Guanidine-I riboswitch aptamer from Pseudolabrys sp., 104 nucleotides, folded computationally.
Its Rfam family is "Guanidine-I riboswitch aptamer". About the family: This family represents a conserved RNA structure found upstream of the ykkC and yxkD genes in Bacillus subtilis and related genes in other bacteria.
Of the family's consensus pairs, 96% are formed in the model.
The coordinates come from a structure-prediction model, not an experiment, and the mean pLDDT is 83.
[in-house]
RNA sequence: CGAGUUGGUGGCUAGGGUUCCGGCCUUCACAGGCGUUCUGGACCGAGAGCCACCGCCUGGAACACGUCAGUCCGGGUGCACGGCGGGAUAAAAACCCGGGAGAC
Repeated sequence: CGAGUUGGUGGCUAGGGUUCCGGCCUUCACAGGCGUUCUGGACCGAGAGCCACCGCCUGGAACACGUCAGUCCGGGUGCACGGCGGGAUAAAAACCCGGGAGAC
């Protein structure tokens, strides 16, 4: 200086809004309004949050016994400041653009 890998899924949380349920206001009723100033049910939900499983890398043991593969018991899977703006959904967000632009 160059190349490759540093992973995936599920659950949960931080966080998020308001289509549905509920709640409050209004109305004779229907309709309507309220999610900075509705705690909630339910819903969305992390690259830089947590947990589990799988994958990948790796040490050893037993069997086999030249081995390979597989099984089992362990280890590893690092580091990580981050806009503006835009997108999806009813709407929003640490969701997606995005480990982006930029900074170090």